[in-house]
RNA sequence: UGCGGGGUAGAGUAAAGGCAGCUCGUCUGGCUCAUAACCAGGAGGUCGAGGUUCGAGUCCUUGCCCCGCUA
Numbered sequence: 001u002g003c004g005g006g007g008u009a010g011a012g013u014a015a016a017g018g019c020a021g022c023u024c025g026u027c028u029g030g031c032u033c034a035u036a037a038c039c040a041g042g043a044g045g046u047c048g049a050g051g052u053u054c055g056a057g058u059c060c061u062u063g064c065c066c067c068g069c070u071a
Base pairs, nucleotide, nucleotide: 002069003068004067005066006065007064010024011023012022013021018054026042027041028040029039030038047063048062049061050060051059
């Protein structure tokens, strides 16, 4: 310098344009003499700005950040 991949909950990771899920964690309750385990339930999220569309995490433009390749 050019190219490719990626950015979604505290962590890891899904989501073919149509309700944003899963695991762990966390909180509350249950169980227990108690803790863990186990059971039930809850809170919590799409990198920024525009555009397309009835509808965008997803498509388009641009910016920022991370990783790799190239020079």
Molecule: transfer RNA
Organism: uncultured Candidatus Peregrinibacteria bacterium